RNA sequence: UGCGGGGUAGAGAAACGGUAUCUCGGGAGGCUCAUAACCUCCAGAAGUGGGUUCAACUCCCGCCCCCGCUA
Numbered sequence: 001u002g003c004g005g006g007g008u009a010g011a012g013a014a015a016c017g018g019u020a021u022c023u024c025g026g027g028a029g030g031c032u033c034a035u036a037a038c039c040u041c042c043a044g045a046a047g048u049g050g051g052u053u054c055a056a057c058u059c060c061c062g063c064c065c066c067c068g069c070u071a
Base pairs, nucleotide, nucleotide: 002069003068004067005066006065007064010024011023012022013021018054026042027041028040029039030038047063048062049061050060051059
């Protein structure tokens, strides 16, 4: 310099144009003599700004950041 991939709960990931899901973690309850384990429930998230669309996390463009390749 150019090219490619990525940015989603506290952490790690998934999915897909139409209610964003899972694991761990956190909180509450249940079980237990008690703790752990187990069961149930709850809270918690789309990098940013535009565009397309009836509808955008998803498609398109710019910007920011991270990773890799290349010079």